The RNA shown here (transfer RNA) has 73 nucleotides and comes from an uncultured Bacteroidales bacterium. The coordinates come from a structure-prediction model, not an experiment, and the mean pLDDT is 81. The sequence was found in a public genome assembly.

[in-house]
């Protein structure tokens, strides 16, 4: 050099045949406790890696980039 994969919440990951984004864990805040933890309940949090293109509509199709792991030489 060439070829394959991932990139979505703080973390790990889901999201199907394109139709307006989820969960577990972490965090807030109430509740119980003498306090901690743990439980119960409510709740904030997101430029879906960058950009561009198709489309009434894009995380999902398509091109181009970047970064990680991976095979080949």
């Nucleotide at each position: 050099g060439g070829g394959g994969a991932a990139u979505u919440a703080g973390c790990u990951c889901a999201g199907c045949u394109g139709g307006u984004a989820g969960a577990g864990c972490a965090c807030u805040a109430g509740c119980u406790u003498u306090g901690c933890a743990a439980g119960c309940u409510a709740g904030g949090g997101g430029u879906c890696a960058a950009g561009g293109g198709u489309u009434c509509g894009a995380g999902u199709c398509c091109c181009u980039u970047a970064u990680u792991c991976u095979c080949c030489a």